[in-house]
Context: one part of a larger RNA
RNA sequence: AGCACACGGGGGAUGCCUUGGAGCCGAUGGCCGAAGAAGGACGUGGCAAGCUGCGAAAAGCCGCGGUUAGGUGCAAGCGACCGAAUGACCCGCGGAUGUCCGAAUGGGGAAACCUGCCCGGGGUAAUGCUCGGGCGACCUUACGAGGUCGGCGACCCGGUGAAGUGAAACAUCUCAGUAACCGGAGGAGAAGAAAUCGAAGAGAUGCCCUCAGUAGUGGUGAGCGAAAGGGGCGUAGCCUAAACCAGGGGCGUGUCAAGCCUGCAAGCGUUGCGUUUCUGGGGUAGCGGGACAGAUUGGGGAGCGUUGCAGAGCUUCCAGGGAGUUACAAAGGAUUUCUCUAGUUGAAAGGUGUUGGAACAGCCUGCCGCAGAGGGUGAUAGCCCCGUAAGCGAAAGAGAAGUCUCUCCCGAUUUGCUCCCGAGUAGGGCGGAGCACGUGGAAUUCCGUCUGAAUCAGGGUGGCCCACCAUCCAAGGCUAAAUACCAUCGGCUACCGAUAGUGAAGCAGUACCGAGAGGGAAAGGUGAAAAGCACCCCUGGCGGGGAGUGAAAUAGACCUGAAACCGUGUGCUU
Numbered sequence: 001a002g003c004a005c006a007c008g009g010g011g012g013a014u015g016c017c018u019u020g021g022a023g024c025c026g027a028u029g030g031c032c033g034a035a036g037a038a039g040g041a042c043g044u045g046g047c048a049a050g051c052u053g054c055g056a057a058a059a060g061c062c063g064c065g066g067u068u069a070g071g072u073g074c075a076a077g078c079g080a081c082c083g084a085a086u087g088a089c090c091c092g093c094g095g096a097u098g099u100c101c102g103a104a105u106g107g108g109g110a111a112a113c114c115u116g117c118c119c120g121g122g123g124u125a126a127u128g129c130u131c132g133g134g135c136g137a138c139c140u141u142a143c144g145a146g147g148u149c150g151g152c153g154a155c156c157c158g159g160u161g162a163a164g165u166g167a168a169a170c171a172u173c174u175c176a177g178u179a180a181c182c183g184g185a186g187g188a189g190a191a192g193a194a195a196u197c198g199a200a201g202a203g204a205u206g207c208c209c210u211c212a213g214u215a216g217u218g219g220u221g222a223g224c225g226a227a228a229g230g231g232g233c234g235u236a237g238c239c240u241a242a243a244c245c246a247g248g249g250g251c252g253u254g255u256c257a258a259g260c261c262u263g264c265a266a267g268c269g270u271u272g273c274g275u276u277u278c279u280g281g282g283g284u285a286g287c288g289g290g291a292c293a294g295a296u297u298g299g300g301g302a303g304c305g306u307u308g309c310a311g312a313g314c315u316u317c318c319a320g321g322g323a324g325u326u327a328c329a330a331a332g333g334a335u336u337u338c339u340c341u342a343g344u345u346g347a348a349a350g351g352u353g354u355u356g357g358a359a360c361a362g363c364c365u366g367c368c369g370c371a372g373a374g375g376g377u378g379a380u381a382g383c384c385c386c387g388u389a390a391g392c393g394a395a396a397g398a399g400a401a402g403u404c405u406c407u408c409c410c411g412a413u414u415u416g417c418u419c420c421c422g423a424g425u426a427g428g429g430c431g432g433a434g435c436a437c438g439u440g441g442a443a444u445u446c447c448g449u450c451u452g453a454a455u456c457a458g459g460g461u462g463g464c465c466c467a468c469c470a471u472c473c474a475a476g477g478c479u480a481a482a483u484a485c486c487a488u489c490g491g492c493u494a495c496c497g498a499u500a501g502u503g504a505a506g507c508a509g510u511a512c513c514g515a516g517a518g519g520g521a522a523a524g525g526u527g528a529a530a531a532g533c534a535c536c537c538c539u540g541g542c543g544g545g546g547a548g549u550g551a552a553a554u555a556g557a558c559c560u561g562a563a564a565c566c567g568u569g570u571g572c573u574u
Stems, first nucleotide, its partner, number of pairs: 001573009015559001016525002020496002022493009031151002039101003042055003046078002050074002061095006070082003106115003116135007136149004155186001156184005166173001170219001196202002206233005216224002237478003240422001244281010259268002261311006286456001288421004292416006299318006320410005332405010343392003349365004354361001366383002368372001374386003427451007437463001458473005512519002532558001535546004
């Protein structure tokens, strides 16, 4: 020195564990903000560095309710206290306080700082000082007053809009209307009651499955990629513009008049007429609808016009009928029930001379079960503890549903040569975009530009175009649900188990790196219980030897403790 065996050091694999993660399902909640948000800075404890809580009223104050004998957070200790039923601590609901920064808003500013003016208070001889209130911009508004600003890591709508890449290069094309930026909204958003679809008829929209990687499109390359139809989820339909009527305003015109519902009689005289605008009524459709006029038919009462009589009409109330707070008009009140935000009742087992440190094991004998889900307890517990099945419960706050109150609406049919039915619109030319569709035979939709119709004997569409046929009614608007996402709570898992699972199981978006944008870790386990080794010895300390605790100390700062690597001892070989 090598090999072997034994015993160690070193190291932290493996096994076991789980406080933390992942996914899915269900329920609930879904906006916050000038009444100052989100997020922070600085403070705040008897001793107090950090975290948590809170805000100069500062680990808290007040009220109401629940629960309870103990409490003064993580977090020990000392100290000082609270409470012990006159109810502390804890939990829920409501309220008070809430420094400074931050949209930040008196002005400024290198956020958490500096510095003003006005009104009122304290203090001073006076100023300085100090306390409370006010002083931002824009919109709206006679004045008080009111609204907006900012945030929200996801989801939604709109505007602007790439490139790496793919095409095995690259330009049309693709990536992709993606990323990014900007604007806007809400608990959802968007879409939405056919000028739809397309040949059967269907009958608003959305989402899922399918149709189908089909029909198509495409340097016919790479690729892109429908729709009808079918099956589900969920369902809900409405309001205007116009014609016409009435009233108000403006302008023009108007005294032999016109007009004042009609007939007769009496009376009035800028009341009228034309046009324009505003308000109210009316009206909303494609088996065309409506207005107006005529005809037919249809409860009761009251009122109205210059007056009387007759007729016709209008308004209003009642009866009858219908509807309603999410569109279709809109605001409350009362009451009942349910749900959420604290809680609460909750069955049934003992023995043991066995093993063990410990019984929840073994053995023996029982019991409960609408409860044998799960967790804990010194090993494996239906009957020890928490729970579980099944029930019960709210002073206060929030939500949902029902009823009553309340509120709103209501003639019908038919005929017609009359009137209306959304205009710089539809359509057309040119140039683009978007439609699965790259200009193509390219319809349909949208934009720019130049043009430019029709009103039901009308107009659009059915993938160039024409005819027939069919179908629908544009150029105004609203609309719940089924859908997306997030948070909280609960449940589950042929999900992970500390190099895994979130980046993060421990004070992690931390330490650390970077000028910055940004990047971004490592790090779990004593034991049933600290019983965490009193005391003695060596020692500067670390550490060690005894003693003691414990089932175990080679469980002593830690479970187990593999390998590399380093030793000690013994044997063999050289």

This is a predicted structure of a 574-nucleotide part of an RNA (large-subunit ribosomal RNA, domain I) from an activated sludge metagenome. Its mean pLDDT, the model's own confidence on a scale to 100, is 82. The full RNA is in RNAcentral, with records from SILVA. Its Rfam family is "Bacterial large subunit ribosomal RNA".